[in-house]
Parts: sequence; structure tokens; C1' cells
RNA sequence: GGAGUCGGCCGGACAGUCGCUGUGCAGAGCUUGGCGCGUGCGCUGCUUUACGCGGAGGAAAGUCCGGGCUCCACAGGGCAGGGUGCCAGGUAACGCCUGGGGGGCGCGAGCCUACGGAAAGUGCCACAGAAAACAUACCGCCUAAGCAGCUUCGCGGCUGCCGGUAAGGGUGAAAUGGUGCGGUAAGAGCGCACCGCGUCGGUGGCAACAUCGGCGGCAGGGCAAACCCCACCUGGAGCAAGACCAAAUAGGGGAACAGGCAGCCGAGGCUGCCGCGUGCGGCCCGCACGGUUCCCGGGUAGGUCGCUAGAGGUGCACGGUGACGUGCAUCCCAGAUGAAUGACUGUCUUCGACAGAACCCGGCUUACAGGCCGACUCCCAUU
Repeated sequence: GGAGUCGGCCGGACAGUCGCUGUGCAGAGCUUGGCGCGUGCGCUGCUUUACGCGGAGGAAAGUCCGGGCUCCACAGGGCAGGGUGCCAGGUAACGCCUGGGGGGCGCGAGCCUACGGAAAGUGCCACAGAAAACAUACCGCCUAAGCAGCUUCGCGGCUGCCGGUAAGGGUGAAAUGGUGCGGUAAGAGCGCACCGCGUCGGUGGCAACAUCGGCGGCAGGGCAAACCCCACCUGGAGCAAGACCAAAUAGGGGAACAGGCAGCCGAGGCUGCCGCGUGCGGCCCGCACGGUUCCCGGGUAGGUCGCUAGAGGUGCACGGUGACGUGCAUCCCAGAUGAAUGACUGUCUUCGACAGAACCCGGCUUACAGGCCGACUCCCAUU
């Protein structure tokens, strides 16, 4: 100098003017704002003005996991269903994170990994191929043994049948352990050595596992993000959860009441009597429907709470390889509900990506212009 790997951070800044929103304090207004009583005090609501302070993200996103919180269900246990799946640890919990093991990739720093069981059962394995799992033989290879034919004086040779074989070729993603030597007619774990596999034991490790030794010629293809088996976990719905206050109108329950006729007098009151209207052909009983006022109760609109002080941030110390934990100090950092967080101007050479809270938190995943820092690896050159 070039090419990379891993980790962390920022993601416009400053100034001025005008706004939006939350909150604190002060003033003013609200028919005497409301409530209470000891009647001039206390508590409190709404609007507005001035001042002070706060006001989106690293992903606020996808809503994919886990938890808090709320309501419903629930004696206990089991089944079904769903999820997870090497080991150990962290955590409120997790499918997350950390450390480790096995496997794969990379020269390397490093990266990826659903990685339990296929000797319980079932199922599937396209095309090609003889054969895709009870096995089998297309091209080959062999002619030792048996039979036949031809040939040879004979030994022998050739051809065919009956056969042997799975070393080689071919098909396929995958073909019944691999390499080598021996062996054989040719071959073959047929025999042997090493590797692999299985099993038993020793050693190291908490464990996954690693390693060493003995034994067994070898059980026997792949797929369990196919059914299944094994181990462990697991109620449902979600802030439109849920709680409280509570109009108008229309329902529900209860109470009271309408109106008419007659008489008297001081002329708009008193007294007495009958108890309203509509329908069921006229009447009575009965039944149905209907008016006004007040009270009670449920619910709607609307309002309040839930709502943001929390598994919280920052710093330091200690423990731990680490995730993380413990202690101390310090800080308060959006809480809206048609839903605020903005607009304009100037300067910074550049004007900048993905994108906007809606109950909260821990993760994962996805999107992202540009920039900064640290650790490490490989190559080239120079000293």
C1' cells in the first nucleotide's frame, strides 16, 4: 500500500423567528364554574395569558417468539393438540444470549450448523437403471468341476449348455464399508494390516465428547423441517384487556296525577258526586293499547383511570473466560386520542438513507444514504 474478518458507535449540528403538545408555577375568566361546611374559607374542574422544563427510533417496522399486567376458566391427575430437541450456564422467561463439543467451509482472522432416535413399526425415494431394499445381474470377467459338439495321433485347443462372480464399465442425488497385500478359474471380509462401524473396558471432562486398549468380519442405503417413538415445556383471550363516572332519546320498574257533572256564593273560588281516552258492532264485566310529572336501575354517546418510575438509564467497584450478577452513587428521559414532536431563514463545500411512539419490557428478523473508532488476518513492497 492492497484485500478482508469481527466488535462497538453516530445517524445532521448551531443560531434566530413563528407554531403544536405534556407538565410546573403565577395571573385572569367561567350567569355566583362545581363540591363541602364552621359563610368565607378549604378542595377541585375547564378555558386562556406569561415564564420555566420535557417532547420518537436504532430499528418506533414485521407482529415471529418470551414475560409483566388485565379479564375469563381451573381440586388433582391423565389423554388429545401445540412447541422445543448436542452439552453446560445466564435470565422474570424464551425458539434468545454466553461458553464448550461434533460436523461442514475458508490459506487465515473467522463463518455456517433443527445437531435426539432409521438394530420399534408404517410410508416415500421422480427420471435413468438389471436392481432403490423380500434383493438382483445390462455390458463384462471366468471355464477349475459337470455335460454336449468340433478339432488333435496325443497333451491340448475352440464353441455351446449348466454355472460361478460382483473386481471393472454403465445408470443415478444415492448401488449393500474404503485402501493395500495375499488368495482365486475369475472373484469376493474369503484371509490379513490400517481406516471406518459395532461392542466392552480404562483415562480425561460436570457434561456433550475426546483418547487408548481388547473383542466382533460387519450387524448393514437415504429421508424423522414424512407419520411415528423418546425426553422436556405448555389453559384461553388480549389495553378495542379491564375499572369508574354518566347526558339526550328509546326500553324496564315504582309512585302520584289528568277529566266530567251538579250545587252554592263574596264570581273565581268552595263543596259534593262519578272516576280518563281508543279498540273488541250498542251496554256491563273483562282484556289489550295509550298521556303527564317525579324517583330508581341497566346500558349508549361522552368523560376519567389503566398510562408510563421501569426486570429503568448512567458512572464506579467487586465476582465471573463470558452471557450476567451484586453493591454504592446519581438521574427522571414523550404519553397524545383526529391523535403533538413542525415550518421558514442563515452558517457549516455536501443537505442525508431506512423510517414515525399508541399498555410496557426482553429478544429475533427485516430495511438503511453517509460516516467514525477499536481488535485481528492474508498478500505485496521497503528497512